[in-house]
Molecule: transfer RNA
Organism: Podochytrium sp. JEL0797
RNA sequence: GGUUCGUUGGUGUAGUGGUAUCACACCACCUUUACACGGUGAUGGUCACGGGUUCAAACCCCGUACGAACCU
Numbered sequence: 001g002g003u004u005c006g007u008u009g010g011u012g013u014a015g016u017g018g019u020a021u022c023a024c025a026c027c028a029c030c031u032u033u034a035c036a037c038g039g040u041g042a043u044g045g046u047c048a049c050g051g052g053u054u055c056a057a058a059c060c061c062c063g064u065a066c067g068a069a070c071c072u
Base pairs, nucleotide, nucleotide: 001071002070003069004068005067006066007065010024011023012022018055027041028040029039030038048064049063050062051061052060
C1' cells in the first nucleotide's frame, strides 16, 4: 500500500428498508430483623462519524476514524 470483516444503552448481544430486541448491571418498590436470592416497575441508545439513494436507512452506496485478519 491492497482486500475482507467488525463498530448498536454502563457491559454483552439480536435486528437483511417501516416505532431498535433480550440478558446482566444501575435505580425505586415488594419480600427479610438485616443482607443475599426472588418478584414488580422505571431510567438509560443522536445504532462510530460525515455525505448520498429512498416517501422512509442501524440496514443499501461512497468517504473518514478506530480495531482485527490476510496479502504484498